[in-house]
RNA sequence: GGCCGCGUAGCUCACUCGGGAGAGCGCCACCCUGUCACGGUGGAGGUAGCCGGAUCGAAACCGGUCGUGGUCG
Numbered sequence: 001g002g003c004c005g006c007g008u009a010g011c012u013c014a015c016u017c018g019g020g021a022g023a024g025c026g027c028c029a030c031c032c033u034g035u036c037a038c039g040g041u042g043g044a045g046g047u048a049g050c051c052g053g054a055u056c057g058a059a060a061c062c063g064g065u066c067g068u069g070g071u072c073g
Base pairs, nucleotide, nucleotide: 001072002071003070004069005068006067007066010025011024012023013022019056027043028042029041030040031039049065050064051063052062053061
C1' cells in the first nucleotide's frame, strides 16, 4: 500500500428488511440486615468514531476520513 471486519452508556455487547436506542455488569438513592455482603425497588448516564450525501425520516443506505483487528504483497 490492496482487501475484509469492527467502532452504540464507565466496561462487555444487542438492536435482520430505515420510523427515532436497549440488556448484563458497574455507579447513585432507598428498602431489607445489629453492620457488611446477598437480595428487592427506583434513578442517573449515549449529538450511535468524525464529516458529508441521498431520504419526509438514518445506528442502519452511499461517499470520504480517523482509530483498531485480521489478511495479502